Predicted 3D model of RNase P RNA and transfer RNA as a complex of 508 nucleotides. Model confidence (mean pLDDT): 76 of 100. It holds a member of the Rfam family "Bacterial RNase P class A".

[in-house]
RNA sequence: UGAGUUGACCGGGUAGUCGCGGUUGGCGUCGUUGUUGGUGCUGCGGUCUACCGUGUGCCAAUGCCAUAGCGCCAAUCGAGGAAAGUCCGGGCUCCAUAGGACAGGGUGCCAGGUAACGCCUGGGGGGCGUGAGCCCACGGAAAGUGCAGCAGAAAGCAAACCGCCUAAGUCAGCGUCACAACUGUGGCGUUGGCCGGUAAGGGUGAAAGGGUGCGGUAAGAGCGCACCGCGUUGGUGGCAACACGCAACGGCACGGUAAACCCCACCUGGAGCAAGGCCAAAUAGGGGCUCGUCUGAGCGCGGUCCGCGUAAAGAGUCCGGGUAGGCUGCUCGAGGGCGUCGGUGACGGCGCUCCCAGAUGAAUGACUGCCGCUUCUGAGCGUACUUGUGCGUUUGGAAGGCACAGAACCCGGCUUAUGGUCGACUCUUUAU
RNA sequence: GGGCCGUUAGCUCAGUCGGUAGAGCAGCUGGCUUUUAACCAGUUUGUCGUGCGUUCGAUUCGCACACGGCCCACCA
Numbered sequence: 001u002g003a004g005u006u007g008a009c010c011g012g013g014u015a016g017u018c019g020c021g022g023u024u025g026g027c028g029u030c031g032u033u034g035u036u037g038g039u040g041c042u043g044c045g046g047u048c049u050a051c052c053g054u055g056u057g058c059c060a061a062u063g064c065c066a067u068a069g070c071g072c073c074a075a076u077c078g079a080g081g082a083a084a085g086u087c088c089g090g091g092c093u094c095c096a097u098a099g100g101a102c103a104g105g106g107u108g109c110c111a112g113g114u115a116a117c118g119c120c121u122g123g124g125g126g127g128c129g130u131g132a133g134c135c136c137a138c139g140g141a142a143a144g145u146g147c148a149g150c151a152g153a154a155a156g157c158a159a160a161c162c163g164c165c166u167a168a169g170u171c172a173g174c175g176u177c178a179c180a181a182c183u184g185u186g187g188c189g190u191u192g193g194c195c196g197g198u199a200a201g202g203g204u205g206a207a208a209g210g211g212u213g214c215g216g217u218a219a220g221a222g223c224g225c226a227c228c229g230c231g232u233u234g235g236u237g238g239c240a241a242c243a244c245g246c247a248a249c250g251g252c253a254c255g256g257u258a259a260a261c262c263c264c265a266c267c268u269g270g271a272g273c274a275a276g277g278c279c280a281a282a283u284a285g286g287g288g289c290u291c292g293u294c295u296g297a298g299c300g301c302g303g304u305c306c307g308c309g310u311a312a313a314g315a316g317u318c319c320g321g322g323u324a325g326g327c328u329g330c331u332c333g334a335g336g337g338c339g340u341c342g343g344u345g346a347c348g349g350c351g352c353u354c355c356c357a358g359a360u361g362a363a364u365g366a367c368u369g370c371c372g373c374u375u376c377u378g379a380g381c382g383u384a385c386u387u388g389u390g391c392g393u394u395u396g397g398a399a400g401g402c403a404c405a406g407a408a409c410c411c412g413g414c415u416u417a418u419g420g421u422c423g424a425c426u427c428u429u430u431a432u
Numbered sequence: 433g434g435g436c437c438g439u440u441a442g443c444u445c446a447g448u449c450g451g452u453a454g455a456g457c458a459g460c461u462g463g464c465u466u467u468u469a470a471c472c473a474g475u476u477u478g479u480c481g482u483g484c485g486u487u488c489g490a491u492u493c494g495c496a497c498a499c500g501g502c503c504c505a506c507c508a
Stems, first nucleotide, its partner, number of pairs: 001431001002427009012371007020078010031064002034062008043054004080404001084415002087413005092272004099306004104268005109123005124138001125136004139263002144261002146257002161202002163198003169194011210228006229252001230250005235244003276328004286319006298310003321507003335354008372402001373400013433504007442457004451488001459475005481497005
């Protein structure tokens, strides 16, 4: 080199021109017509081109709407590691300052971290891998209920199909001995059957009620013994899960399944920024059904009961009608960076420093130059041999527009998608 | 943005305490008919959307992903 394991980081850079959204600053501009002054209308009235009162137009100054809006200019900021899936957890908002019981839902080795979690860290146990390492919904089946198709003799208080056995019992055949002697009776041996024994062996199955060896037996079997395994009790170590090549006792009694019901422990109110608050505009301020007016309907966003609040005229629901505009919530936050201290670590404390998107038919882009990356390709040089290819290096050209992907109230996780770089480690000893 | 469902034969749908999945229409073959349609008889259909897990065993139970669909504001 090859084959892998694991951790961390980056998510093209830079310059110019044009463009988009937010914020800040500057300049300009629109409206109204209050006050004062000037002036025009031979305005109107007082009999009147003067004078007084009054109306109205224009101009100037000032005030108000207005720290607004619009336009222009300048400065500054402007997507992600997943902004995604919406799978968990929280903040925030409304509904009792969120209440009780049951039902329902969730989690499930131990300890810690955290705002919280089903997340993370460390540890224990189990499994996989030669290994680096990786994976585990990992409480309870000696509370109860259920399930296990097909196959198989037997599948949950086990079971005898084949095989093995004939010691005991019983039947039959044969041989032999004894008695009686015509058939017979009895004993012994042997062969076969029946009744039985047997879980060692075969076969079925995912699963057949400890394993190995010795003894034992008719054959076998925890039937007995030794070792291993298992269980109970105690001891020791550990915060604990748990561990022990510690002791005693028990022949083994206790198979699987709880991502089946269930039991145990812990957690859990509901809805969601289209929450919620304010303003404006508009209407047929319409109709049907049900319930109800103090003995309390209905509503208060999953179910039932209670409780609390509210309400006395309406409430719920369906059909129909109208508006689809603005402001707020809205971004400074369990926030980012650096340093230091504590901790094995997740993480926490302290100090300094920074302000970092708020769009809403929805901004964050386009073009050009240079550099980087990837792919293809020409030429030169070096090197290896299998002699026309591989590898390294220098230089030139072309292409790709450069993986996944676009914030929408905000955070912490998980999961999924995805291009590349670097580090550490393992295996094989040579695979191209 | 938020909430909630679905995916089974070519099409429309069944299938619950887990044991190898059906119905109707369509298709194909044969019959009837001069022929077609209708009718009669027979017959073929499935990675149960995909992957991983739990289990002896998964359409069914759990998780992840993909695709498709539905609902929502304010006024009175």